[in-house]
């Protein structure tokens, strides 16, 4: 760099001692113990892989692609406070306080 997803879900102990939630500004969590390691667990379904259905391939079987699953969870990432924790920027609606659509900027995962 493209694509897809981001209002669900999931944590305990042990070490460690002051930070942490990407940046900023708010908010908030944090000695009833923050980052971090390590152990064990859970969550989920983005890859694999099965599995079940459909389509294509002279196409009844085998096969091989390809698309779907509100299907399974042995593996390869991931996450397991709060909507991505909230905002910014265009349109829209409501006008107290919002709410929605779409961009930006980030996370994640595939190529």
């Nucleotide at each position: 760099u493209u694509c897809a997803u981001c209002c669900a879900g999931a944590g305990u102990a042990a070490c460690g001692g002051a930070g942490g939630g990407a940046c900023u500004g708010g908010c908030c969590c944090u000695a009833u113990g923050a980052a971090g390691u390590u152990a064990c667990g859970g969550c989920a379904a983005c890859c694999a892989u099965c599995u079940g259905g459909a389509a294509a391939g002279c196409g009844a079987c085998c096969c091989u692609u390809u698309c779907c699953a509100a299907g399974a969870a042995c593996g390869g990432u991931g996450c397991u406070a709060a909507g991505u924790c909230c905002a910014u920027c265009a349109g829209g609606c409501a006008c107290u306080u919002g709410c929605c659509u779409g961009a930006a900027a980030g996370a994640u995962g595939a190529a």
Predicted 3D model of a 111-nucleotide RNA (SAM riboswitch aptamer (S box leader)) from uncultured Acidaminococcus sp. The source organism's lineage runs through Bacteria, Negativicutes, Acidaminococcales, Acidaminococcaceae and Acidaminococcus. The coordinates come from a structure-prediction model, not an experiment, and the mean pLDDT is 80.